[in-house]
């Protein structure tokens, strides 16, 4: 610096975790993670040329990066600072390259 509501799972081992962390929510003994074949998705790198290939080097295959936190800005209630709530926008954090 781009990009992140699209996509895209089998088998085997393995035996209790897993979704980054905190909250929440969810997936799992109809079998969690980790390793291994095999397959697939996607094109960021390459590779050929200006838009394609998919041979090669990463990545990726449950839920919007599963949601949220800070900020702003509508809308509603409740009241006139402020609060709740919902929505949309940015931010922050993160992965990937």
């Nucleotide at each position: 610096c781009a990009u992140c509501g699209a996509g895209a799972g089998a088998g085997g081992c393995g035996g209790a975790g897993g979704g980054a962390a905190c909250g929440g929510c969810c997936c799992u003994g109809c079998g969690a993670a980790a390793c291994c074949u095999c397959g697939g998705c996607a094109a960021c790198c390459u590779c050929a040329a200006a838009u394609g290939u998919a041979a090669g080097g990463u990545g990726c295959c449950a839920a919007a990066u599963c949601c949220g936190g800070c900020a702003a800005g509508a809308u509603a209630a409740g009241g006139a600072c402020u609060u709740u709530a919902u929505c949309u926008u940015g931010a922050g954090a993160g992965a990937u390259g």